The RNA shown here (transfer RNA) has 72 nucleotides and comes from a Patescibacteria group bacterium. Its Rfam family is "tRNA". The family's RNA type in Rfam is transfer RNA.
RNA sequence: GCUCCUGUAGCUUAACGGACAGAGCAGAGGUUUCCUAAACCUCCGAUCUCAGUUCAAUUCUGAGCAGGAGCA
Numbered sequence: 001g002c003u004c005c006u007g008u009a010g011c012u013u014a015a016c017g018g019a020c021a022g023a024g025c026a027g028a029g030g031u032u033u034c035c036u037a038a039a040c041c042u043c044c045g046a047u048c049u050c051a052g053u054u055c056a057a058u059u060c061u062g063a064g065c066a067g068g069a070g071c072a
Base pairs, nucleotide, nucleotide: 001071002070003069004068005067006066007065010025011024012023013022018055027043028042029041030040031039048064049063050062051061052060
């Protein structure tokens, strides 16, 4: 340099173009306990960026950025 893949909460991830973007772990608060742990309840928190298509984009298209793989 060329080709391909991936990018969603702090982490691991789900989501026919139409869900309030859904879970698990982590974090905060509470119940329980003499205390801790466990269990249960509640809360917090995310679509890499910019354009395009569309009535509607996490999803499709283009460019860029970041990470990975292959070739040279």

Description
Its mean pLDDT, the model's own confidence on a scale to 100, is 80.